[in-house]
RNA sequence: GACGCAUCCAGAGCGGUGGAGGGACAGGCCCUACGAAACCGCGGCAACCUUCGCGAAAGCGAAAAGGUGCCAAUUCCUGCAGGAUUUCCUGGAAGAUGGUC
Numbered sequence: 001g002a003c004g005c006a007u008c009c010a011g012a013g014c015g016g017u018g019g020a021g022g023g024a025c026a027g028g029c030c031c032u033a034c035g036a037a038a039c040c041g042c043g044g045c046a047a048c049c050u051u052c053g054c055g056a057a058a059g060c061g062a063a064a065a066g067g068u069g070c071c072a073a074u075u076c077c078u079g080c081a082g083g084a085u086u087u088c089c090u091g092g093a094a095g096a097u098g099g100u101c
Base pairs, nucleotide, nucleotide: 001101002100003099005098006097007096008095013042014041015040016039017038021031022030023029025079026078027077028076043071044070045069048067049066050063051062052061053060054059075094080091081090082089083088
């Protein structure tokens, strides 16, 4: 980077360095000097890959040593279309993570 794939209303933070940004993009709305990003240490969540058991398979159950991921707000909300009407519902797009190539 690609995909006729899976998931995205659950869950889980402290310390050190650092010193002004961050929440993908746009609009909004938030977080942040009571310390942003980033890096490091330790801790944790989850269970995609993984391991074990059962099974013909689909799959189900268990585990957490290893590879990822994640630890403000539903993927923070909306963005496009349809339905319903002042706030919702359904689907999609985009994005993220995993898996495969």
Record summary:
Predicted 3D model of a 101-nucleotide RNA (SAM riboswitch aptamer (S box leader)) from Synergistaceae bacterium UBA5560. Its mean pLDDT, the model's own confidence on a scale to 100, is 86. Rfam family: SAM riboswitch aptamer (S box leader). Rfam's curators write: The SAM riboswitch is found upstream of a number of genes which code for proteins involved in methionine or cysteine biosynthesis in Gram-positive bacteria.